[in-house]
The part of an RNA shown here (large-subunit ribosomal RNA, domain II) has 736 nucleotides and comes from Jannaschia aquimarina. The source organism's lineage runs through Bacteria, Pseudomonadati, Rhodobacterales, Roseobacteraceae and Jannaschia. Its mean pLDDT, the model's own confidence on a scale to 100, is 81. It was read from a public genome assembly.

Context: one part of a larger RNA
RNA sequence: GUCAUCGACUUGGUCUCACGAGCAAGCUUAAGCCGUUAGGUGUAGGCGCAGCGAAAGCGAGUCUUAAUAGGGCGACAUAGUUCGUGGGAUCAGACCCGAAACCGAGUGAUCUAGGCAUGACCAGGUUGAAGGUUGGGUAACACCAACUGGAGGACCGAACCCACACCUGUUGAAAAAGGUCGGGAUGAGUUGUGCCUAGGGGUGAAAGGCCAAUCAAACUCGGAGAUAGCUGGUUCUCCGCGAAAUCUAUUUAGGUAGAGCGUCAUCCGAAUACCCCGGGGGGUAGAGCACUGGAUGGGUAAUGGGGCCCCACAGGCUUACUGAUCCUAACCAAACUCCGAAUACCCGGGAGUACUAGAUGGCAGACAGACGGCGGAUGCUAACGUCCGUCGUCGAGAGGGAAACAACCCUGACCUCCAGCUAAGGCCCCCAAUUCAUGGCUAAGUGGGAAAGCAGGUGGGACGACCAAAACAACCAGGAGGUUGGCUUAGAAGCAGCCACCCUUUAAAGAUAGCGUAACAGCUCACUGGUCUAAAUAAGUUGUCCUGCGGCGAAGAUGUAACGGGGCUCAAGCCAUGAGCCGAAGCUGAGGAUGCACUAUGUGCAUGGUAGCGGAGCGUAGUGUGAUAUAACUCCAUGCCUCUUGUGGUUCUUCGGAACCAUCGGAGGCGCGGAGUUUUCUGUGAAGCCCGGGCGUGAGCCAUCGGGUGGAGAGAUCACUAGCGAGAAUGAUGAC
Repeated sequence: GUCAUCGACUUGGUCUCACGAGCAAGCUUAAGCCGUUAGGUGUAGGCGCAGCGAAAGCGAGUCUUAAUAGGGCGACAUAGUUCGUGGGAUCAGACCCGAAACCGAGUGAUCUAGGCAUGACCAGGUUGAAGGUUGGGUAACACCAACUGGAGGACCGAACCCACACCUGUUGAAAAAGGUCGGGAUGAGUUGUGCCUAGGGGUGAAAGGCCAAUCAAACUCGGAGAUAGCUGGUUCUCCGCGAAAUCUAUUUAGGUAGAGCGUCAUCCGAAUACCCCGGGGGGUAGAGCACUGGAUGGGUAAUGGGGCCCCACAGGCUUACUGAUCCUAACCAAACUCCGAAUACCCGGGAGUACUAGAUGGCAGACAGACGGCGGAUGCUAACGUCCGUCGUCGAGAGGGAAACAACCCUGACCUCCAGCUAAGGCCCCCAAUUCAUGGCUAAGUGGGAAAGCAGGUGGGACGACCAAAACAACCAGGAGGUUGGCUUAGAAGCAGCCACCCUUUAAAGAUAGCGUAACAGCUCACUGGUCUAAAUAAGUUGUCCUGCGGCGAAGAUGUAACGGGGCUCAAGCCAUGAGCCGAAGCUGAGGAUGCACUAUGUGCAUGGUAGCGGAGCGUAGUGUGAUAUAACUCCAUGCCUCUUGUGGUUCUUCGGAACCAUCGGAGGCGCGGAGUUUUCUGUGAAGCCCGGGCGUGAGCCAUCGGGUGGAGAGAUCACUAGCGAGAAUGAUGAC
């Protein structure tokens, strides 16, 4: 992992509601007793028939109160009670499995920690303390040397003990090892045997270590089915309806209660929703500046400051200052409003449609929501962000489209069909349907990712300017004089800089737009003439603005990879218009099922669905019943329908035949009547299993059927009872 078997809403008491049954102003027994396992008895008690008050108490009333006022609870409108079944609550383990833990009584120191007693063990080598001896030395010591000596938690290093580093091992050879290196190795050493200390206790050179592979409180059994607002699981079918993820409260926030939303029953009977008309209040969007504030320019200009006149006061004059009020122009505001919608909301009237609304009672689920559009808050006008309002979808919704894609677009799946029409979206191929039509645009593969910004890309439009008195471009020629303007400067002559920017000759020529020189010179430009040329009444040239489609801006990591792909250029791209077609579980057609309604034997409408509520059924095990007929079979008689071999007739005929009618027959089906027989099946082969068949929407069923296997029980109907349905619980057990 698979298969098989087991595996979860139970049982008892009490309360409540629904349904069923009995009796009914009444209903009913409990223990016990008798009897037997049919029942009988038993009236103590309970509920109901009257309430109110804390109570005394009063009583269809009573309480409050001074009250006879008012008010509260009642009566007036009387149905209960006992049992059964089911829904729910409650007390019990209370749907099942699951803790970590807590407590009690015991068992453990054969592992390990420490201790006690008694034993054992430590190759070999090295160092050479104290002390001693001898000699020297001293007044005597001290001291020195040699020899001796053999100390040490001394040194090196086996056994032994340990475990620093790395490798291997990691479903291991091993639930801690193997290999290489390493530390201690006469000591606080190692070790054998026996004994002691026990669970909030021991022991601990202390790591919360160790106390039998278990330790921040061992193990075993018990309290015990501890508790678990938590996780997981919870077993057959069909049908009807069908939510919520909000408010309030909560030691409350992943729980729960009341309300909102679902369902079922009873009642009520349009009271409700959509739409139209009429009547309302509002202060949002917008707008405005009349208020409150903000904020800019201009005008007038008070006041204040500075300066001058003045000895001072007073006063006068003045100003790079300040600048209120007022006027004017243009603005801003969630906590501004002289104004002011659309919607929304309330009331009244009205048409049509809709089993819409409401009340009482039983039972819930739900109180983690998500995304999208719109209006906001918060954040960065960030987030698949967070928080509100409102609508939609998902949730609980399948189908088609968006390549793929809960929440986007279209559309709401009762079942069947090898029929048709459409929606969104599409129609070159993948891939169903136009290589459809008309007029444009794009050249960038733009389409098929992106901004500020940049640009003689290209299409359209508007408004100017020039042009046969010759435009634009090109070429030829001129581009002068006063004058080197004045100043400045070493110089400044059009061209470093400052000021001015005139006049004259002219077809035209700036006191000069650029290059250049030390300064001049020189080369161009503006401006003018000529050459050439456009078109013959419109074209051309040039400028500015608006606009369509494009370009650049544009760098990423496995491989094109920013159209789903192929591929596409008067498109298979974009814009506009048109005609067709494809396309879904939408709609239609045909057949069928179920629910509800009705003008009822046919029509209409409906039938997606999680939590959940309600209804109807199937099956398993057991108990009772044990098939007497509306069943089966045989015979007789007989009616209708369908098919058909023949025979006869009529009509039509394309002469092949076809249709219809009658009749002797045959086969099948449906039905009525009469008579008779049988009474559950089974070794003359039960259940189970396999193949074929049939019925039911389904769970399932049938043997009235056939064949095989199997080898001993099985069972219709109607009831009752439940250890009653498995695929999931890291489920349990067994097998492979």